[in-house]
């Protein structure tokens, strides 16, 4: 010097004059404070909180799917194992079962599973034969010898496959030995199975004031936590429930922001995260606020965008830096 993989840090500061929105203050816009993110995007998941809602248990529906940690929890996040890709750092993975049973693989091909004989090779012409070709994504374990009429695990070595033992690990599994000629092909992001988990709706949840008004019809006998049974309980014909027409309201309060919060030190732990101590308070709007000017400083402040009940992931867009690490070249 290039290229390339992983991490972090930033999105301007600091003082001035006006100007908006909000909280406290005050007789007074008077004195003070505070004012969009790393993603606030996505609405992909997980929870907090509210309500349905008097319980229980079954089944069906979804998710999720290596081991072991972390969290309130999660499909996330950490640490390893297997496999796959890449010289490599590193990256990815929808990673439990194919001997429970069903389906699927068009077309080619002889033939697509306990499946076959097209060309071919041998022949005692009866017949063998799967080694070599050729179809195809996939074609009865791989490579060398020996053997044979030609071949074939036929048989030997290795490797691969089962399946026993040991030794190492919490385990996922690895690693050695030994038997056995041996792999009932693939595919479960196809039904299945088989383990774990799981109510539903959602701040326009929901809580109060304050106004106003009008109900009729049909149908059913039950109703009461998205479906279905099963059990106890509770209301029940002046009742409840469905479904269709029709009317009034659509205004104010609150919910709303002290958090599974941030921030510094220790201390434990490969980590991810735990625990002590101290310190800090940082939007709450409701047609919707945060902007303009000036000097100074600063590697750049020119990019991607804008809060609506929070928060903890995950994905994607994107400005300026910076470290380590692989790899190449070139010089000393």
């Nucleotide at each position: 010097u290039c290229g390339g993989u992983u991490a972090g840090c930033u999105a301007g500061g600091c003082a001035g004059u006006c100007g908006c929105u909000u909280c406290a203050u005050u007789a007074g816009g008077u004195u003070g404070g505070a004012g969009a993110g790393g993603a606030a995007a996505g609405u992909c998941c997980g929870g907090g909180c509210u309500c349905c809602u008097a319980a229980g248990g079954a089944c069906a529906a979804g998710a999720u799917g290596c081991u072991g940690g972390g969290u309130a929890a999660c499909a996330c996040c950490c640490a390893g194992a297997u496999g796959c890709a890449g010289u490599a750092a590193u990256g990815c993975a929808a990673u439990a079962g194919a001997a429970a049973g069903u389906g699927c693989a068009a077309c080619a091909g002889a033939a697509a599973g306990u499946a076959u004989a097209c060309c071919g090779c041998c022949u005692u012409c009866g017949g063998g034969u799967a080694a070599g070709g050729g179809u195809g994504a996939a074609a009865u374990g791989g490579u060398a010898g020996g053997g044979u009429a030609a071949g074939a695990g036929c048989c030997u070595a290795c490797c691969g496959c089962a399946c026993u033992u040991a030794c190492a690990g919490u385990g996922a599994u690895g690693u050695a030995a030994g038997u056995g000629g041996c792999a009932u092909g693939g595919u479960a992001a196809a039904c299945c199975u088989c383990g774990u988990c799981u109510g539903g709706a959602g701040c326009a949840a929901g809580a109060c004031c304050a106004a106003g008004a009008a109900g009729a019809a049909a149908a059913g006998u039950g109703u009461c936590c998205c479906g279905u049974c099963c059990u106890u309980g509770a209301c029940u014909a002046u009742a409840c429930u469905u479904u269709u027409c029709g009317g009034g309201u659509a205004g104010g309060u609150u919910g709303c922001u002290u958090g599974a919060g941030c921030c510094u030190a220790c201390a434990g732990g490969u980590a991810a995260c735990u625990g002590u101590a101290g310190g800090c308070c940082u939007g709450g709007a409701u047609a919707g606020a945060u902007g303009a000017c000036u000097g100074c400083c600063g590697u750049u402040a020119u990019a991607c965008a804008g809060a609506a009940c929070c928060c903890g992931g995950c994905u994607u867009a994107u400005u300026g830096c910076u470290a380590a690490c692989c790899g190449a070249u070139u010089a000393u």

Bacterial RNase P class A from Bullifex porci, 332 nucleotides, folded computationally. The gene name in the source record is rnpB. Its Rfam family is "Bacterial RNase P class A". The family's RNA type in Rfam is ribozyme. Its mean pLDDT, the model's own confidence on a scale to 100, is 78.